[in-house]
RNA sequence: GCCGGUACCUCGGGGUGCCCAAUUAGGGCUGAGAUGCGCGCAAGCGAACCCGUUGAACCUGAACCGGUUAAUGCCGGCGGAGGGAAGGUUGAGCGCUCCUCU
Repeated sequence: GCCGGUACCUCGGGGUGCCCAAUUAGGGCUGAGAUGCGCGCAAGCGAACCCGUUGAACCUGAACCGGUUAAUGCCGGCGGAGGGAAGGUUGAGCGCUCCUCU
């Protein structure tokens, strides 16, 4: 000198399932997150949470395939497949390179 985790600020992206009751309220499972209002075909607007190109947050494939379970993207495959939302500051560093000295 370059790269750069982390953190902060602003902006943005995303999902909200399965089962038991059931008139509702409520309860159970996994998870970071399964929520409130609204409407009733809905769209949508918030909160919390996660993620933002070093991108598995999340979507498509997919009413997919194998396994498990009371049931379910619950676990794995698919997946070195495709898509997918950024700027600033800070700068950890057995990081990289150059110069000087010994």
Annotation:
A computed fold for a 102-nucleotide RNA from a Paracoccaceae bacterium, annotated as TPP riboswitch aptamer (THI element). The organism belongs to Paracoccaceae, within Bacteria. Its mean pLDDT, the model's own confidence on a scale to 100, is 78. The sequence was found by an Rfam model in a public genome assembly. Rfam family: TPP riboswitch aptamer (THI element). For this family Rfam cites "Comparative genomics of thiamin biosynthesis in procaryotes. New genes and regulatory mechanisms" (Rodionov et al., J Biol Chem, 2002). Rfam's curators write: Vitamin B(1) in its active form thiamin pyrophosphate (TPP) is an essential coenzyme that is synthesised by coupling of pyrimidine and thiazole moieties in bacteria.